Predicted 3D model of a 263-nucleotide RNA (Bacterial large signal recognition particle RNA) from a Pseudomonadota bacterium. The gene name in the source record is ffs. Its mean pLDDT, the model's own confidence on a scale to 100, is 77. It matches the Rfam family "Bacterial large signal recognition particle RNA". Rfam's curators write: The signal recognition particle (SRP) is a universally conserved ribonucleoprotein involved in the co-translational targeting of proteins to membranes. Rfam links the family to the GO terms signal recognition particle, plasma membrane targeting and SRP-dependent cotranslational protein targeting to membrane, signal sequence recognition. RNAcentral holds the sequence, with entries from ENA.
RNA sequence: CCGUGCUAGGCGGGGAACUAGCGGUGCCCUGUACCUGCAAUCCGCUCCAGCAGGGCCGAAUCCCCACCCGAGGUCAGCGGCAUCGAAGGCCGCCCUCUGGGCGACGUUGAGGACCGGGUCCCGCGCAGCGGCGGCUCGUGAACCGGGUCAGGUCCGGAAGGAAGCAGCCCUAAGCGAUGUCCGCCGGGUGCCGCGGAGCGGCACGGUCCGAGCCGACCGGAGGGAUGGGCGCGGGGUCGUGCCGAUCGACGGUGGGUGCACGG
Numbered sequence: 001c002c003g004u005g006c007u008a009g010g011c012g013g014g015g016a017a018c019u020a021g022c023g024g025u026g027c028c029c030u031g032u033a034c035c036u037g038c039a040a041u042c043c044g045c046u047c048c049a050g051c052a053g054g055g056c057c058g059a060a061u062c063c064c065c066a067c068c069c070g071a072g073g074u075c076a077g078c079g080g081c082a083u084c085g086a087a088g089g090c091c092g093c094c095c096u097c098u099g100g101g102c103g104a105c106g107u108u109g110a111g112g113a114c115c116g117g118g119u120c121c122c123g124c125g126c127a128g129c130g131g132c133g134g135c136u137c138g139u140g141a142a143c144c145g146g147g148u149c150a151g152g153u154c155c156g157g158a159a160g161g162a163a164g165c166a167g168c169c170c171u172a173a174g175c176g177a178u179g180u181c182c183g184c185c186g187g188g189u190g191c192c193g194c195g196g197a198g199c200g201g202c203a204c205g206g207u208c209c210g211a212g213c214c215g216a217c218c219g220g221a222g223g224g225a226u227g228g229g230c231g232c233g234g235g236g237u238c239g240u241g242c243c244g245a246u247c248g249a250c251g252g253u254g255g256g257u258g259c260a261c262g263g
Stems, first nucleotide, its partner, number of pairs: 001263006009057003012030004020046005034054005063256006072247004077242001078239004083234003089230003093224008102215002105212001111209006118202002121196005126190002129186006135179001136177004145170004153162003
């Protein structure tokens, strides 16, 4: 070095999750890789590793180690979006005071103080409006309302009497009209009256003092309220061109690993 038979070993690996931890079933990635049974309210184990049974390959393309590449996963960061929370840290908002220049008004009186009646509210009255009722007027009953009842009817020997249609008159309910009338009720009524409440604001008037006062803008100080914006904190979701950490399949490179017999 060659041949035969064996042995170690191999016949997939990885990520997350689960777990005290590990392997497996299940999920995902890789990509093709013996068969049967078992396993998420799980199965097995305690460090070589799924367990049980069977089969094949077998010292190298195949087993072992190191390095490179790197699919993919996980964590943290960052950014976007919406959401929840706390707080007055910043901006915005509101109030008060104040500086500046500008403009309007102002001794034909700025602004302030005081007084008065009013505006607002309540009650009563008055007026007005609306509704209802009464009063007044008109109309209003074929018979079943009244009066008078022609004609006709009935009773009677007669005198006379009775009922009663039409017509006319009147009236009830009802219908309608009207008002300078009366009563009751109501109101988004009122250049009204009286009383009360109120005393803040507003406009008006009067008296007094007598030069400021107002507006937008640019600032300053103090106070307030809130979640509108920024910022702060919590969890959620999306993004990954990212930045970082970690594991890492497939692939590549290099190295390593037997025993017996025969030639």